[in-house]
Predicted 3D model of a 72-nucleotide RNA (transfer RNA) from a marine sediment metagenome.
Its Rfam family is "tRNA".
Its mean pLDDT, the model's own confidence on a scale to 100, is 84.
């Protein structure tokens, strides 16, 4: 230089056209003489960025940035 795959919550990933989700980890209560486990609950995301389609995009198409992998 060319191809390919990734980008979603503090992390680690689902979700592939119709209200974003789980797992951990953080708070809060319960239990416990106290801690941990453990059982309950809550919090958390303008889905990398910009244009496009679409009644509706996180999805589908451009073009751009990061990451990684391949080929020269």
């Nucleotide at each position: 230089g060319c191809c390919g795959g990734c980008g979603u919550a503090g992390c680690u990933c689902a979700g592939g056209g119709g209200u974003a989700g789980a797992g951990c980890a953080a708070c809060a209560c319960a239990u416990u003489c106290g801690u941990a486990a453990u059982g309950u609950g809550u919090c958390g995301g303008u889905c990398c960025g910009g244009g496009g389609u679409u009644c509706a995009a996180a999805u589908c198409c451009c073009c751009g940035c990061g990451c990684c992998g391949g080929c020269u």